RNA sequence: AGAGUUUGAUCCUGGCUCAGGAUGAACGCUGGCGGCGUGCUUAACACAUGCAAGUCGAACGAAGCAUAGGAGUGGAAUUUUUCGGAAGGAAACAACUAUGACUGAGUGGCGGGCGGGUGAGUAACGCGUGGGUAACCUGCCGUAUACCGGGGGAUAACACUUAGAAAUAGGUGCUAAUACCGCAUAAGCGCACAGGAUCGCAUGAUCCAGUGUGAAAACUUGGGAGAUUUAUCUCCCUGGGGUGCAUGAUGGACCCGCGUCUGAUUAGCCAGUUGGCAGGGUAACGGCCUACCAAAGCGACGAUCAGUAGCCGGCCUGAGAGGGUGAACGGCCACAUUGGGACUGAGACACGGCCCAAACUCCUACGGGAGGCAGCAGUGGGGGAUAUUGCACAAUGGGGGGAACCCUGAUGCAGCGAAGCCGCGUGAGUGAAGAAGGCCUUCGGGUCGUAAAGCUCUGUUGCGGGGGAAAAAAGGCAGCAUCAGGAAAUGGGUGCUGACUGAUGGUGCCCCGCCAGAAAGUCACGGCUAACUACGUGCCAGCAGCCGCGGUAAUACGUAGGUGGCGAGCGUUAUCCGGAAUGAUUGGGCGUAAAGGGUGCGCAGGCGGUCCUGCAAGUCUGGAGUGAAACGCAUGAGCUCAACUCAUGCAUGGCUUUGGAAACUGGAGGACUGGAGAGCAGGAGAGGGCGGUGGAACUCCAUGUGUAGCGGUAAAAUGCGUAGAUAUAUGGAAGAACACCAGUGGCGAAGGCGGCCGCCUGGCCUGUUACUGACGUUGAGGCUCGAAAGCGUGGGGAGCAAACAGGAUUAGAUACCCUGGUAGUCCACGCCGUAAACGAUGAUCACUAGGUGUCGGUGGGUAUGGACCCAUCGGUGCCGCAGCAAACGCAGUAAGUGAUCCACCUGGGGAGUACGUUCGCAAGAAUGAAACUCAAAGGAAUUGACGGGGACCCGCACAAGCGGUGGAGCAUGUGGUUUAAUUCGAAGCAACGCGAAGAACCUUACCAAGUCUUGACAUCCCAUUGACGAGUGAGUAACGUCACUUUCCCUUCGGGGCGAUGGAGACAGGUGGUGCAUGGUUGUCGUCAGCUUGUGUCGUGAGAUGUUGGGUUAAGUCCCGCAACGAGCGCAACCCCUAUCUUUAGUAGCCAGCGAGCAGAGUCGGGCACUCUAGAGAGACUGCCGGGGAUAACCCGGAGGAAGGUGGGGAUGACGUCAAAUCAUCAUGCCCCUUAUGAUUUGGGCUACACACGUGCUACAAUGGCGUAAACAGAGGGAAGCGAGACGGCGACGUGGAGCGAAUCCCAAAAAUAACGUCCCAGUUCGGAUUGUAGUCUGCAACCCGACUACAUGAAGCUGGAAUCGCUAGUAAUCGCGGAUCAGAAUGCCGCGGUGAAUACGUUCCCGGGUCUUGCACUCACCGCCCGUCA
Repeated sequence: AGAGUUUGAUCCUGGCUCAGGAUGAACGCUGGCGGCGUGCUUAACACAUGCAAGUCGAACGAAGCAUAGGAGUGGAAUUUUUCGGAAGGAAACAACUAUGACUGAGUGGCGGGCGGGUGAGUAACGCGUGGGUAACCUGCCGUAUACCGGGGGAUAACACUUAGAAAUAGGUGCUAAUACCGCAUAAGCGCACAGGAUCGCAUGAUCCAGUGUGAAAACUUGGGAGAUUUAUCUCCCUGGGGUGCAUGAUGGACCCGCGUCUGAUUAGCCAGUUGGCAGGGUAACGGCCUACCAAAGCGACGAUCAGUAGCCGGCCUGAGAGGGUGAACGGCCACAUUGGGACUGAGACACGGCCCAAACUCCUACGGGAGGCAGCAGUGGGGGAUAUUGCACAAUGGGGGGAACCCUGAUGCAGCGAAGCCGCGUGAGUGAAGAAGGCCUUCGGGUCGUAAAGCUCUGUUGCGGGGGAAAAAAGGCAGCAUCAGGAAAUGGGUGCUGACUGAUGGUGCCCCGCCAGAAAGUCACGGCUAACUACGUGCCAGCAGCCGCGGUAAUACGUAGGUGGCGAGCGUUAUCCGGAAUGAUUGGGCGUAAAGGGUGCGCAGGCGGUCCUGCAAGUCUGGAGUGAAACGCAUGAGCUCAACUCAUGCAUGGCUUUGGAAACUGGAGGACUGGAGAGCAGGAGAGGGCGGUGGAACUCCAUGUGUAGCGGUAAAAUGCGUAGAUAUAUGGAAGAACACCAGUGGCGAAGGCGGCCGCCUGGCCUGUUACUGACGUUGAGGCUCGAAAGCGUGGGGAGCAAACAGGAUUAGAUACCCUGGUAGUCCACGCCGUAAACGAUGAUCACUAGGUGUCGGUGGGUAUGGACCCAUCGGUGCCGCAGCAAACGCAGUAAGUGAUCCACCUGGGGAGUACGUUCGCAAGAAUGAAACUCAAAGGAAUUGACGGGGACCCGCACAAGCGGUGGAGCAUGUGGUUUAAUUCGAAGCAACGCGAAGAACCUUACCAAGUCUUGACAUCCCAUUGACGAGUGAGUAACGUCACUUUCCCUUCGGGGCGAUGGAGACAGGUGGUGCAUGGUUGUCGUCAGCUUGUGUCGUGAGAUGUUGGGUUAAGUCCCGCAACGAGCGCAACCCCUAUCUUUAGUAGCCAGCGAGCAGAGUCGGGCACUCUAGAGAGACUGCCGGGGAUAACCCGGAGGAAGGUGGGGAUGACGUCAAAUCAUCAUGCCCCUUAUGAUUUGGGCUACACACGUGCUACAAUGGCGUAAACAGAGGGAAGCGAGACGGCGACGUGGAGCGAAUCCCAAAAAUAACGUCCCAGUUCGGAUUGUAGUCUGCAACCCGACUACAUGAAGCUGGAAUCGCUAGUAAUCGCGGAUCAGAAUGCCGCGGUGAAUACGUUCCCGGGUCUUGCACUCACCGCCCGUCA
C1' cells in the first nucleotide's frame, strides 16, 4: 500500500466482499510447564446457609468467674488419756476485701454517612473543564488562647409481676455515671440596639469601643505529700478527657460560563409559570414554600414531547482528522425489593438503622409477627456464556481503645477456567543401503527424506531424593543509654540489645540421581491468498467471505498422499475501527452515471467597494494558574529474559487570567464614486390588461339551377340522397382561429405571447449629466406567477373531438383506418399547482486566443441612386484555441479560472409506495419511511451480430424461358409399426438410390439354439513330437471330433530352423460406452472475397488507422488520393483435359498417289500426304486501331485470328463458424466385459407392412406405338477373363472353341435419326403392374430371398391441388453405350458420345452473400432480449 466482482472487451460511476488490528467473549478440534493480569456483558430475577461493624471496664452500676486474703460455720486425721474426755485443727461451706490483659447483657461514648457492590434511574449544573460564595458548614486532626467552681432530680440493668404462641409490650420497687437539668464565672464569640475608621463593582466586608443576654465533665490513669480511728477526704504533679473562642488542614454544600446522543412524520411550551414585595424555612442564596401585585418567561442558534444512555480519565482503531466504546484500575454521580417519609447526628433522608404503603417469601396457637446478597462465598432461574459455601489478619489500610489487643469476605494469598498477554519445552549432532512402507508414475522413476533406524551427546521441563527456616520485616514487648519537662515518678522522643510474630508454604531458589525416556496440534491448498496430485461421487452428496464449484477424467465436494500457514494453540461465529475520499473540515459531487428548487419578489441569516481616525471582540505574541494519579511516550532500574512492576523526564493540542501588537475581519466615527439607483433625450418589440373592428375558410338556414348518386378507403362498408343530396349561384346566421409577411427574427422571470385600431400599463437598450452615496448580492421559511388536462357557477358552442355507437381490419382488435358523436376546447369569475415546467446546465460578480452570421442602438469614415467600411454597447446563433471532462462534448451565452449564497445527491428494487401531518370541492398535491430482496443497477464509448433502417454490388436469387417433382404403378432409402431379431450410424439447407462400388450362405455387427475357455489372432516359457497340408471314410443340423494313407529343411553331427500337440501364467479379444476427452478424415457457409500481421500514428483504454474514400473489376483485381508504409494467407497465374497450327515418329492406326490382289475386305508391296496416335513447340498479351475515362486503372466498338478480353472444363477451398459428422474405415485416452459384451457353428433376421415422407424409373401416347429393311460414335473392359464364325433352341441360353494379356482379337447390336408400311384418339396395337404355367443361368444351396426368357393375364394411369426442384450453350431436354462393385443380382452411382433448343426487359420483390453507414436495453449475438397473466 491494495485486491475481487457489472462487460464479448474498455473507461467511468457505484455498491457488495476480502486481506489488518482489537475483545470481560462464545463454539468446534486439540492440549506439556511456568509467570503476570482477568472471569454474570443476560434476570436492578428470587434467594437456603455461613460470614462481611464493631469496640471501649482508663465513663457507669449490678452480676458471674479466677486468684489471694478471709470474719464465721464446721469438725476429719493424729496425739494423749484416769478411757468419761481433752488437745488438735484438716476437708467442706462462706459474708466480706483486694487483684485480674476474665465473661456476656445493660446505661454511656466513639464508629455503623468509611470501606465493599451495582448501573436501574438520569439528556441533568448529572458529568467534564474553568471560575465564584462579600450567600455557607466542617466530628476526629494540628496550632494558639481562656477555663474545668458549686448543686439537683431521675432512669435502664436488677427484683417481683401482668398480657401474649411468639415477637414484644406494660406495671410496681431499687440504683450509678464522661447519661440528664438548673446556678456561678465570661478572655473570646453569637444575637439585639446604637457609634467611628478603612476597603469593595453592588448587596456589603474588616477593625475599634459600649449596653443587655447566652457555657462546661462537679470526670479519670499513674505518682507523691498531708489529714483522719478504718472507710475516706484534701492538695500537688503528669497524662487522658471536657468547655469557649480564633486559626490551619481536610471533607462537603450552593451558584455561574462553555461542552455533552437521535428524531420536526414532535412547533409551539409553561399558572408557582416569569418577575416584584412581605413573611416562613435552610448551614446558606433562591418561588425552595406561602399570601398579595404585575403579565411575564422559553422557542427554528430547535423550546416542548418521544426514544436511547450513568459521565469522565481512559480503552480499541486510524498516517492524522476522526469513528466506536466506557469491562478491569482511578475520579464523580445515582441506587440498595418497589414507592414515600422523616429521626439521630459534624455529616444520611442512611445497602447489613427507624416508620408507613405495596408486591413477594417465611413463622403462627389465626389474634399477630419476621425478612430484604446490586457485600464475600454459594443456590435456583435466565443464557451461547463467566469460578471456591477456601486460608489468614503475617503484610497494607480502616474502626474502637491510653495500650495490650479486638474486629475487618477491605485486603493479602490460595483454588478453578488456554479466557488474554509473555516466556520455556516436546530434544541436539551425525547418519544414503537414499531402507521398509505409503502415495504418484510416462513403469524409467519421483516423493515423504537425513526424515526414520543406527551411532554419539545433552538433561530445560518432568519424576525421585536432599538442602533451605535465605528474601518478602517491620512491629509490639522487655532491658539499657540518651534528650526535653518536672521535686520525683509515670509518660513521651531518639538510639542500641534481646527473645517473639508467616496465611501464602516446605513455596521461590540451589544440589544430587534417572531415562530421549512422559509432552503437537489445527486450519488451508480455484482466484483474491502462501500451498497439488490420486481415488470416490456424478447438479447427487455437498462446499461457499465475494466471484463461484458439482450434470463421468472436479487442483473448488469426500478421503488419502504431499505441500503451505500458525503453533499450545488453531479455526469459526459475534461486535468495533480500518481499508471506505462510501457523509469528503483535512478530503466528494450535481449537462448525459444519484443529484439544480417550474419561476420570480423578498423578511431573518450568510457574504460584501475605496480612503482616513480610533477601539481591541476575533486574530497574533509573551508571562502565570490549572490540566489528579494511573495510562501514553522517552530514558533508566527490579524480577535469569519478557509480560509485569518501579523511578525520573516529557507530553496532556483545552480552559482561566494578565501584559503587548493593530496588518486583516469586526464595532464606532468621518469622507469618496468606480458597484447600485436616479434625472434628461432618443429607440425596438407577437410584453400584459380592456374595448372595438376586418376579411378568407368551415358549418347551418332560405331560395334558384340541376339529377342520381355523394362520401369514404389500400379495398370497402356504416353514413347522406328521388321527401331531390353532392355540385353550383345568391342572400343570411353563428362561433372559433388569424394564411401570406415569418426569419436558430423579436419580447417576457418562467409558463408563454402572432389579423388590424384605440386606451391603460410593466420591463429593456443607447446616448448624456453638475443628482444620491454602498443604498449591493444571495436568500431557509414566507408570498407571487405558473402549459395542458381537470373541478365549481353562469354563458357560448361553427369546426375539432376523449367517452360512446356503428362499419371495417384481425385468430381476437375494448386499437391503428372510416362514418357519426357528448363532455371539453371558447368567454367571465373562482379553484387546482403539476409537466421530458429541458439548455435534462440555480443566481450574482470578475478574468481568460480568435473567426463568422443576425437583431436593436450610437459614434466616425468613404461615397453619394440604392450602399459599404471601422469602432463600440446590449441581445441571439455557429465554428474554434488554451483549459476542463469517464467519454460524448463544453469552450466570453463555459461544463474554463476564481469569489459569495441557496437547493439537492450518497447502490438497484420495494417506492415517490405505506402511515402520519398540511393543502384541496374532488381528482389529487406536498412532505416521505421500513420490513424484505439482489450483487449488481447505471453512464459514455468499442468490436461484432441484428433491423419488416439507408446506400452500393453480386449469385439460375427473382424475373424471362425449357423440362420436371407433388397425382398413378413399380424400384430404392427413411420414419413409424411389428418382431426372438427386424444390427448400427446419418437428422433443416449440409440425414433420407446416404456409410452400402452391389445382405440367398458368407458378408453380419442382430436373434434362437449348440460348442470352446491362454482362446479364431500376437509375443514369451516348459514338455512331447515331426509334420503342416492333401486324400478317403465314419459321425453331426453343422462346426468341433475320430480312423486310415501319404509325408519337413539345414548341419561342423554337438545342434539349429520351421511347424504341430499338451500345460502354467503374463496376456489375447471386444463392430461394448463416450465424436461433449481426442488424432486423422469429411461436410457446410463458399471458389464467397475476404482474413491477418510488423513498424509507425491516433485514443486513458477496449480499439482505430492501414482494409475507409473516388473510379474499376469475376476478385482487398488494378489505378488515383490519403498518417500511413510494408508484408503474409486467400484472388489471379503456374498444373491437367479440350479447341487451331507446326514439327518429330509411323505400328497393331491411315490409304491420296503407284503396283498386286479378292466373292468381299488396307488383304499385300509400298507410302506416312491426310485422319489418328503421343512427344516437343507455337498461339491470346487489351498486343493493334477508334471512342469514353482523369493523360490512370479500366470500359465500349473494331481489325486480324481456330480461339478475344478469365476461350470452355477440371484440380485447387484463406482466417474461421456450426462442442456439425465419424470411437462401426483406421488410430487412440479413460471407463466397462473376461467359462463372456470374446471365439465358433447351424438356422433365421437385416427383404416384415394399416400407414407417412424423400429420391428415382416407366407411363398416360400420334413430335407417338408396332413392324420391315438401312446409316453414323466415343470412352472403356477382358485370362478362374472377353469369347468370334458355326450348330441347336421361339427365347433366355446351350454345344463347341478360332482369336486375343489386346490402337491387332472379343464384348459390340449403338440408339434416337432418316425411309417405307400400319394403327386413327380408344383405357387403345397406349401403358405395362400383378398373377399363372413352362423354362434358362449363376451358385454347396434361389422356400423365406436372385436375375433373365417364352406363352398367357393386362391393374392404376388420359399430364397431376397447395406447394416445390434443376438449368444461361454444345447447356437444358432427349437418345443410346461403357465401367466399378460382382459367382449371380441396377431404374442407383461413375463415365462416354449422338441429336440439340428457348429465354434473360431488368434488380421493385423472395432467398443467400459482400462493402460502407445508422440505431440498439442484443454479444449463447433476433431461433436474441424481455413484459404481463395463469399453473